[in-house]
RNA sequence: GGGGCGUUGGCGAAGUUGGGAUCGCGCCUCGAUGGCAUCGAGGAGGCCACGGGUUCGAAUCCCGUACGCUCCA
Numbered sequence: 001g002g003g004g005c006g007u008u009g010g011c012g013a014a015g016u017u018g019g020g021a022u023c024g025c026g027c028c029u030c031g032a033u034g035g036c037a038u039c040g041a042g043g044a045g046g047c048c049a050c051g052g053g054u055u056c057g058a059a060u061c062c063c064g065u066a067c068g069c070u071c072c073a
């Protein structure tokens, strides 16, 4: 320098045909227990790495950039 894959709440991950942002862990509140653990109920937290484009509409498609992994030189 070139190719491929990845980047989604604090962490891990799904999102397969463009229209609801979802799950687990963690966190907060309440309840059960004398208390812890545990269980149950509820809640907060991301506008999807960044910029631009296409579209009525983009996490999803296209272009560029950044970072990580990997292969080639």
Stems, first nucleotide, its partner, number of pairs: 001072007010025004019056001027043006049065005
The prediction has a mean pLDDT of 81.
A computed fold for a 73-nucleotide RNA from a sheep gut metagenome, annotated as transfer RNA.